[in-house]
RNA sequence: GGUUAUAGCUCAGCUGGUUAGAGCGCAACACUGAUAAUGUUGAGGUCCCAAGUUCAAAUCUUGGUAACC
Numbered sequence: 001g002g003u004u005a006u007a008g009c010u011c012a013g014c015u016g017g018u019u020a021g022a023g024c025g026c027a028a029c030a031c032u033g034a035u036a037a038u039g040u041u042g043a044g045g046u047c048c049c050a051a052g053u054u055c056a057a058a059u060c061u062u063g064g065u066a067a068c069c
Base pairs, nucleotide, nucleotide: 001069002068003067004066005065008024009023010022011021017055026042027041028040029039030038048064049063050062051061052060
């Protein structure tokens, strides 16, 4: 100097906009002789930290931290 930071893990999130999402995982229930698989429902997030701009910021700006190159 460049890239990245969003759920336990892997990631999406467009030109700032109306409830922050998916898959896997987890819990309960259904199904089964039982398990697996499958189905339904649910829990789980200060969007790395702080400040700024704006009616409104995960998204823009500035500073910082961490990881990788």
Predicted 3D model of a 69-nucleotide RNA (transfer RNA) from a marine eukaryotic metagenome. The coordinates come from a structure-prediction model, not an experiment, and the mean pLDDT is 81. Its Rfam family is "tRNA". It is annotated as a transfer RNA. The sequence is in RNAcentral, with records from MGnify.